[in-house]
RNA sequence: GGCAGGGUAGCUUAGUGGUUAAAGCGCUUCACUCAUAACGAAGAGAUCAUGAGUUCAACUCUCAUCCCUGCUA
Numbered sequence: 001g002g003c004a005g006g007g008u009a010g011c012u013u014a015g016u017g018g019u020u021a022a023a024g025c026g027c028u029u030c031a032c033u034c035a036u037a038a039c040g041a042a043g044a045g046a047u048c049a050u051g052a053g054u055u056c057a058a059c060u061c062u063c064a065u066c067c068c069u070g071c072u073a
Stems, first nucleotide, its partner, number of pairs: 001072007010025004018056001027043004049065005
């Protein structure tokens, strides 16, 4: 340099066009306990990498750019 896959919450991932973006772990509060952990309840936390385009509607499709991983020369 070429090809392929990926970028979504603090971390790991789901969501492949349809109107409130979901879950586990983690975090906060409450409850429980002599106390801590575990278990239970509630809650906060996302410019869906950036920009543009297509569409009535985009995390999802298209293009460009940036970053990560693998293969290849």
Source information
Predicted 3D model of a 73-nucleotide RNA (transfer RNA) from a Candidatus Daviesbacteria bacterium. It matches the Rfam family "tRNA". Its mean pLDDT, the model's own confidence on a scale to 100, is 84.